[in-house]
RNA sequence: UUGUUAUCAAGAAAGGUAGAGGGAAUAGACCCGGUGAAGCCUUAGCAACCCUUUGUAUUCUUAUCAAAGAAGGUGCUACAUUCUAUCCUAAAAUAAAUAGGGCAGAUAACAU
Numbered sequence: 001u002u003g004u005u006a007u008c009a010a011g012a013a014a015g016g017u018a019g020a021g022g023g024a025a026u027a028g029a030c031c032c033g034g035u036g037a038a039g040c041c042u043u044a045g046c047a048a049c050c051c052u053u054u055g056u057a058u059u060c061u062u063a064u065c066a067a068a069g070a071a072g073g074u075g076c077u078a079c080a081u082u083c084u085a086u087c088c089u090a091a092a093a094u095a096a097a098u099a100g101g102g103c104a105g106a107u108a109a110c111a112u
Stems, first nucleotide, its partner, number of pairs: 002111007013043005021032003026085004044077003049073002051069005081104001086102005
């Protein structure tokens, strides 16, 4: 980098530094930002993907499920995967709106 699978509910922030942007990318909208954005550093925290322990099931030793946990590897700590630009479905035709899904994106595990 690419592919597969799972999740995208909830949760959790202060300080220092920096100095104008930020909410993934392009455009528009909306929102946050000199009462200090991004980035970086420190400390703290959240969560439970990997993980640890116990129990459990079986096609029988590798996996399933459940509970508890947090030492370690990641991740995350405004609101929200923010909305539209875009396809499909709900729905018999057209348009709009609405809801859901897809696409795209984020994170993890495994493979490449």

Source information: This is a predicted structure of a 112-nucleotide RNA (SAM riboswitch aptamer (S box leader)). The coordinates come from a structure-prediction model, not an experiment, and the mean pLDDT is 75. The sequence was found by an Rfam model in a public genome assembly.